[in-house]
Molecule: THF (Tetrahydrofolate) riboswitch aptamer
Organism: Eubacteriaceae bacterium
RNA sequence: UUUAGAGUAGGUAAGGUGCGUUAAGUUACACGGAAUGGGAAGUAGUCCGUGGCCGAAGAUUGUUCAAAUGCUAUUUGUUUGAUCACGAUGCCUUGCCGCUUCCGCUACG
Repeated sequence: UUUAGAGUAGGUAAGGUGCGUUAAGUUACACGGAAUGGGAAGUAGUCCGUGGCCGAAGAUUGUUCAAAUGCUAUUUGUUUGAUCACGAUGCCUUGCCGCUUCCGCUACG
């Protein structure tokens, strides 16, 4: 000095494990702030806080207790488990995708 490569925040799919279904979480919007390839700066995404807007699916079954009816068997509420679902749902793992400029790092020449 040429060429090539690694590496961010995150996104997406699947799996595992949770949360909620008596509605939090989440989505998008406004304002403020923070961090963001190894370093500096920065766009863009991301996150945090506040605000307002919108929005949802529960069901089956066993157990405890109470009440009602009464043909000793049902019904309702409550408590506590299991199963199947629902939610722009949290976290983890894996696969794939994955910054701009300058300077670095690795490899070959």